[in-house]
Context: one part of a larger RNA
RNA sequence: CUGGGCGUAAAGCGGGCGUAGGCGGCCGAAUCAGUCGGAAGUGAAAGCCCCUGGCUCAACCAGGGAACUGCUUUCGAUACUGUUCGGCUCGAGUGUGGGAGAGGAGGGCGGAAUUUCCGGUGUAGCGGUGAAAUGCGUAGAGAUCGGAAGGAACGCCGGUGGCGAAGGCGGCUCUCUGGACCACUACUGACGCUGAGGCCCGAAAGCGUGGGGAGCAAACAGGAUUAGAUACCCUGGUAGUCCACGCCCUAAACGAUGGACACUUGGUGUGGGAGGCAAUUGGUCCUUCCGUGCCGGAGCUAACGCGUUAAGUGUCCCGCCUGGGGAGUACGGUCGCAAGGCUGAAACUC
Numbered sequence: 001c002u003g004g005g006c007g008u009a010a011a012g013c014g015g016g017c018g019u020a021g022g023c024g025g026c027c028g029a030a031u032c033a034g035u036c037g038g039a040a041g042u043g044a045a046a047g048c049c050c051c052u053g054g055c056u057c058a059a060c061c062a063g064g065g066a067a068c069u070g071c072u073u074u075c076g077a078u079a080c081u082g083u084u085c086g087g088c089u090c091g092a093g094u095g096u097g098g099g100a101g102a103g104g105a106g107g108g109c110g111g112a113a114u115u116u117c118c119g120g121u122g123u124a125g126c127g128g129u130g131a132a133a134u135g136c137g138u139a140g141a142g143a144u145c146g147g148a149a150g151g152a153a154c155g156c157c158g159g160u161g162g163c164g165a166a167g168g169c170g171g172c173u174c175u176c177u178g179g180a181c182c183a184c185u186a187c188u189g190a191c192g193c194u195g196a197g198g199c200c201c202g203a204a205a206g207c208g209u210g211g212g213g214a215g216c217a218a219a220c221a222g223g224a225u226u227a228g229a230u231a232c233c234c235u236g237g238u239a240g241u242c243c244a245c246g247c248c249c250u251a252a253a254c255g256a257u258g259g260a261c262a263c264u265u266g267g268u269g270u271g272g273g274a275g276g277c278a279a280u281u282g283g284u285c286c287u288u289c290c291g292u293g294c295c296g297g298a299g300c301u302a303a304c305g306c307g308u309u310a311a312g313u314g315u316c317c318c319g320c321c322u323g324g325g326g327a328g329u330a331c332g333g334u335c336g337c338a339a340g341g342c343u344g345a346a347a348c349u350c
Base pairs, nucleotide, nucleotide: 003322004321005320006319007304008303012318014201015200016199017198021194022193023192025088026087027086028085029084030083031082033081034080035077036076037075038074039073040072041071042070049065050064051063052062053061054060091191092188093187094186095184096183097182098181103177104176105175106174107173108172109171110154115149116148117147118146119145120144121143125136126135162169163168206247207246208245209244210243211242215241216240220236221235222234223233258317259316260315261314262313263312266295267294268293269292270291271290272289273288274287275286276285299306300305323350324349325348332343333342334341335340
């Protein structure tokens, strides 16, 4: 390189938008570039291969043939691909009417609880553990009642539920705003799929500047435990956790399963919509579309398992893998304030 692969063995980019490129629905016409066929020219010689011959054989040499899978020109074929033109509506999109949702951004508001402070009542303990101790408390703690402050998170509903491309999203309400879905079928007429680069988003931790700081809590301190205990347990406690703006760009970023389309037995639940039957407060049943679970058929799989939400059967495009360690290291490049990220070897060794 080819091939074979990528749920768990090595392997799906964390996710999206999209450039180039690759690929592309139905009908008709034109063209004949690709494609296919014939012919001609060329494809040096030597060599390889086949046949024959010459040195006694062979190596070697000589002659002939084949091959040179290619290129060019020309004649022809027109199914497919391409190109051009015309048309179509099932792909894609737009429109109209709807209902669902923790989808996103900003503002306002609320109650429970923790903590602290102030005041009242009240007295000797509280707290904590396996047991304790550190700690707090007669300068009045803990308990209880009233008041105040402040920050963070939103109990029940809550779901095996919903929304989002992913990360993720949960009190109430207002404003702005994205997407999906259903029904009607009115409109456009292939406008599509994928997507190297590129751009954007991207949990937590971390970084910069400013603010905030109730609870929790790396580090740290003390008390225990222990042979020791730089831990697990306890009492404290600073960064941080929160907000604004700007960085970082990682993850078991997981369904460890890239995206799109088509096809292929079923059963049962659940969320959203539409229709039908029944019904007039009416409990359910049937059909259909979209989503989301479970169980299983064929088939697939090394097995486990997957199984119309495929890991089945096919087509198109991208990414990635190629024994373990060395190593996601070194070096170089590039990005970053830094931490570090991305790209990414070799020697050596088994």